């Protein structure tokens, strides 16, 4: 220098334009002599940034940023 991929909850990741979800972790309660496990409830998101298309964008298009892979 060229090509490709990833970016969504604290962490790991789903989500084929129409209300943002799961697991795990966290908090509270139940259970226990107490813990763990289990059960119930709850909190936690500017969907990387900006722009475009659309009635409507996490999703499609463009540019940028960070990281990963590969070629030279």
């Nucleotide at each position: 220098g060229a090509a490709g991929g990833u970016a969504u909850a604290g962490c790991u990741c789903a989500g084929a334009a129409g209300u943002a979800g799961a697991g795990u972790g966290c908090a509270u309660g139940a259970c226990u002599a107490g813990c763990a496990a289990u059960c119930a409830u709850g909190a936690a998101g500017u969907u990387c940034u900006g722009g475009g298309u659309u009635c409507a964008g996490u999703c499609c298009c463009c540019a940028g940023u960070a990281c990963c892979u590969c070629c030279a």
The RNA shown here (transfer RNA) has 72 nucleotides and comes from Camelus ferus. RNAcentral records the identical sequence in 2 taxa. The prediction has a mean pLDDT of 84. NCBI's taxonomy places the organism under Eukaryota, Metazoa, Craniata, Camelidae, Camelus. RNAcentral holds the sequence, with entries from Rfam. Rfam family: tRNA.